[in-house]
Context: one part of a larger RNA
RNA sequence: CUGGGCGUAAAGCGCGCGUAGGUGGUUAUUUAAGUCAGAUGUGAAAGCCCCGGGCUUAACCUGGGAACUGCAUCUGAUACUGGAUAACUAGAGUAGGUGAGAGGGGAGUAGAAUUCCAGGUGUAGCGGUGAAAUGCGUAGAGAUCUGGAGGAAUACCGAUGGCGAAGGCAGGUUACUGGGCAGUUACUGACGCUGAGGAGCGAAAGCAUGGGUAGCAAACAGGAUUAGAUACCCUGGUAGUCCAUGCCGUAAACGGUGGGCGCUAGGUGUAGGGGCCUUUUGGGGUUUCUGUGCCGUAGCUAACGCAUUAAGCGCCCCGCCUGGGGAGUACGGCCGCAAGGCUAAAACUC
Numbered sequence: 001c002u003g004g005g006c007g008u009a010a011a012g013c014g015c016g017c018g019u020a021g022g023u024g025g026u027u028a029u030u031u032a033a034g035u036c037a038g039a040u041g042u043g044a045a046a047g048c049c050c051c052g053g054g055c056u057u058a059a060c061c062u063g064g065g066a067a068c069u070g071c072a073u074c075u076g077a078u079a080c081u082g083g084a085u086a087a088c089u090a091g092a093g094u095a096g097g098u099g100a101g102a103g104g105g106g107a108g109u110a111g112a113a114u115u116c117c118a119g120g121u122g123u124a125g126c127g128g129u130g131a132a133a134u135g136c137g138u139a140g141a142g143a144u145c146u147g148g149a150g151g152a153a154u155a156c157c158g159a160u161g162g163c164g165a166a167g168g169c170a171g172g173u174u175a176c177u178g179g180g181c182a183g184u185u186a187c188u189g190a191c192g193c194u195g196a197g198g199a200g201c202g203a204a205a206g207c208a209u210g211g212g213u214a215g216c217a218a219a220c221a222g223g224a225u226u227a228g229a230u231a232c233c234c235u236g237g238u239a240g241u242c243c244a245u246g247c248c249g250u251a252a253a254c255g256g257u258g259g260g261c262g263c264u265a266g267g268u269g270u271a272g273g274g275g276c277c278u279u280u281u282g283g284g285g286u287u288u289c290u291g292u293g294c295c296g297u298a299g300c301u302a303a304c305g306c307a308u309u310a311a312g313c314g315c316c317c318c319g320c321c322u323g324g325g326g327a328g329u330a331c332g333g334c335c336g337c338a339a340g341g342c343u344a345a346a347a348c349u350c
Base pairs, nucleotide, nucleotide: 004321005320006319007304008303012318014201015200017198021194022193023192025088026087027086028085029084030083031082033081034080035077036076037075038074039073040072041071042070049065050064051063052062053061054060091191092188093187094186095185096184103177104176106174107173109171110154115149116148117147118146119145120144121143125136126135162169163168206247207246208245209244210243211242215241216240220236221235222234223233258317259316260315261314262313263312266295267294268293269292270291271290272289273288274287275286276285277284278283299306300305323350324349325348332343333342334341335340
């Protein structure tokens, strides 16, 4: 190795792009490297195995044989794999016109609300809680009306909905831009899949520089509660939250389920498109493709459950796991301004 696994027991890289590598559709011809057959040479002796012989037997010794599954060369075989050549269109891609979408980055813009400022009306409370108090208010608050400032977020539509590789994306307008779907021809002709390294994207928090700051709010202060209360509750409140540029590179980055292709009952919603038939056209029926849910057969599973969006049946490629703790730690290396990240043990112990 033959011969294990990864939804929840240990185990799928956060995500895509892509190098090497691995792997790869149909037909024909050729080659004969892999593969298969035969032959020749070699594969020391001893040992192992078989048949004999010698010590009273055995161990032991000894004769012969077999074996040595290997390697090299030669001669053949050609189904499969590989190489070469020619061709094909079912994989993959390109072009033309259409329809959907919070996909992305930029510019400018709208209304509601909170807060603050100024002014009017007006008077004794407001606020807050389980109850209170701190706090605000006769220097006129709260309430209400008018005007103004500024920042952040976009009610309803709104969905079990849509888009995106993931992170994620939501007022409306505009130009720029990525991807996917359906349908129909035409074209290219295997150009495919995966992907060690690598380079890129990557919530929140955090960091650097500069700006901004309405609300919220770590830290902090005060009031309560309590035996205490470095909390939960309340009143305040600074970083931060926002913008630009540059870092960080982590998450229960989750469907806790890597990617691709093919195959394997159905039923019922929903989103986008196409065909056909009907016309209670604001429609109905049926069928098909793509996405997204629920239920369920076979099958699978330790069970829970999964079940054409598989955790079923197969093939290809990558990643990862190997008892608990020590420990995702130490040391070393690489990266980072730092915080820290990535890689990653052992002693010891149960």

A computed fold for a 350-nucleotide part of an RNA from an uncultured bacterium, annotated as small-subunit ribosomal RNA, central domain. Model confidence (mean pLDDT): 90 of 100.